[in-house]
Context: one part of a larger RNA
RNA sequence: AAGUAACGAUAAAGUGGGUGAAAAACCUACUCGCCGGAAGACCAAGGAUUCCUGUUCAAUGUUAAUCAGAGCAGGGUGAGUCGACCCCUAAGGCGAGGUCGAAAGGCGUAGUCGAUGGGCAACAGGUUAAUAUUCCUGUACUUAGUGUGACUGCGAAGGGGGAACGGAGAAAGCUAAAUUCGCCGAGCGACGGUUGUCUCGGUUUAAGCGUAUAGGUGAAAAAAACAGGCAAAUCCGUUUUUUUUAAUAACACUGAGGCGUAACGACGAACCAUUACGGUGGUGAAGGAAUUAAUGCUAUGCUUCCAGGAAAAGCCUCUAAGCUACAGGUUACAUUAAAUCGUACCCUAAACCGACACAGGUGGUCAAGUAGAGCAUACUUAGGCGCUU
Numbered sequence: 001a002a003g004u005a006a007c008g009a010u011a012a013a014g015u016g017g018g019u020g021a022a023a024a025a026c027c028u029a030c031u032c033g034c035c036g037g038a039a040g041a042c043c044a045a046g047g048a049u050u051c052c053u054g055u056u057c058a059a060u061g062u063u064a065a066u067c068a069g070a071g072c073a074g075g076g077u078g079a080g081u082c083g084a085c086c087c088c089u090a091a092g093g094c095g096a097g098g099u100c101g102a103a104a105g106g107c108g109u110a111g112u113c114g115a116u117g118g119g120c121a122a123c124a125g126g127u128u129a130a131u132a133u134u135c136c137u138g139u140a141c142u143u144a145g146u147g148u149g150a151c152u153g154c155g156a157a158g159g160g161g162g163a164a165c166g167g168a169g170a171a172a173g174c175u176a177a178a179u180u181c182g183c184c185g186a187g188c189g190a191c192g193g194u195u196g197u198c199u200c201g202g203u204u205u206a207a208g209c210g211u212a213u214a215g216g217u218g219a220a221a222a223a224a225a226c227a228g229g230c231a232a233a234u235c236c237g238u239u240u241u242u243u244u245u246a247a248u249a250a251c252a253c254u255g256a257g258g259c260g261u262a263a264c265g266a267c268g269a270a271c272c273a274u275u276a277c278g279g280u281g282g283u284g285a286a287g288g289a290a291u292u293a294a295u296g297c298u299a300u301g302c303u304u305c306c307a308g309g310a311a312a313a314g315c316c317u318c319u320a321a322g323c324u325a326c327a328g329g330u331u332a333c334a335u336u337a338a339a340u341c342g343u344a345c346c347c348u349a350a351a352c353c354g355a356c357a358c359a360g361g362u363g364g365u366c367a368a369g370u371a372g373a374g375c376a377u378a379c380u381u382a383g384g385c386g387c388u389u
Stems, first nucleotide, its partner, number of pairs: 013031006032386004040366004046346002050344001051075006060068002080141002082342003086119003092113003098107003122139005142338011153323002158318004166305004172298003177292005182203006188196001204266002208261004215254004219244008228236002267287001270283005306309001352361002368380004
């Protein structure tokens, strides 16, 4: 230079009350403004106590601070079903033997690991200052062991089936959701009107179990034969014959939704009582229908196209070795067990990545109203904020 620039999005504040040494910034009330495919809600990654309560204001906070993601102290994360672990494999890694190589070591069979994929059983309500599909209430489900009863050809690291998959497009059946009517409850307006075709609010309920629908797929059954499936097979495959039926059928498999039950329960506007004004306790109405309708479900479907779109296990089935009425298997009921780890909080952000409480970056899910083709845009709901001078 200079008490100058700057104090990090131009979404915005105003007033009353409280606390306090002190209040533009904290708390609270009433207005005002901003976002609303987000600046709301919930996860993954990452962070690692930042969560909640009490207390403190030196430092941190671009100002003050009684406030705080700051200091100090205490508290907080509850699972058979969520996720991991577990069973299974992909790319890829490791790799007994093997093979190559002066050594170190490289490659690689059998194997063994390895999710970003396959398998695998729980929903609704209530509750805490802070956790909840974890606690509580109610109603369920799964797997394994054991016991009892009934019936009985069981048996795999092997065979077969299945799991099992691309892009695009179209139409249909539904549901979530929204809206309206009906129903229930409350109100009758500080200035003129408002008992009315008025105004406001509510009208919510799951998994499971039962039924088996719109739709989708396959013709089905029996008998016999067979150089196939590395051995075997009653399984799969191929062939022949017969029967049913003519394929839009029947049957089998699959399959949203609906309906019933779960529920004489829960929730529920409003009202009553009480209050440290934060709440707490109690009573508890109606709880139906229609319309519109998804990018969600049926659907891993259907049609179509060429570039032709994982694997393995669980599961079903077949026998081999073997076992003989034992073991084992199927089924019903009862009973026992279900360990370990994660679970707070932030998550388009002041808590992650950017040296900062940084106008940057960050995968997935939910998706209200009016206008609109619309996840555009504008204004609003729920909810959250006014961006620390």

About this RNA
The part of an RNA shown here (large-subunit ribosomal RNA, domain III) has 389 nucleotides and comes from secondary endosymbiont of Cyphonococcus alpinus. Its mean pLDDT, the model's own confidence on a scale to 100, is 85. Taxonomically the source falls in mealybug secondary endosymbionts (Bacteria, Pseudomonadota, Gammaproteobacteria, ant, tsetse, mealybug, aphid, etc. endosymbionts).